[in-house]
RNA sequence: CCGCCCGUAGCUCAGCUGGUAGAGCAGGCGCCUUUUAAGCGCAAGGUCGCAGGAUCGUAACCUGCCGGGCGGA
Numbered sequence: 001c002c003g004c005c006c007g008u009a010g011c012u013c014a015g016c017u018g019g020u021a022g023a024g025c026a027g028g029c030g031c032c033u034u035u036u037a038a039g040c041g042c043a044a045g046g047u048c049g050c051a052g053g054a055u056c057g058u059a060a061c062c063u064g065c066c067g068g069g070c071g072g073a
Base pairs, nucleotide, nucleotide: 001072002071003070004069005068006067007066010025011024012023013022019056028042029041030040031039049065050064051063052062053061
């Protein structure tokens, strides 16, 4: 320098054919228990990496940039 993949909750990841963003774990509160752990329940937690464009409408499509990984020279 060129090409490919990834970026979504604190962490690990889903999210179909564009139509109100989810799960598990962690953390918080409660139930249970003599207590802890385990188990069960509830609530909270998000500028979907950033910007622009297309669209009535985007996490999703297009372009550029940023960060990480892999490969080639």
Predicted 3D model of a 73-nucleotide RNA (transfer RNA) from Patescibacteria group bacterium UBA918. It was read from a public genome assembly. The organism belongs to Bacteria candidate phyla, within Bacteria. It matches the Rfam family "tRNA". Its family is annotated with triplet codon-amino acid adaptor activity in the Gene Ontology. By type it is a transfer RNA.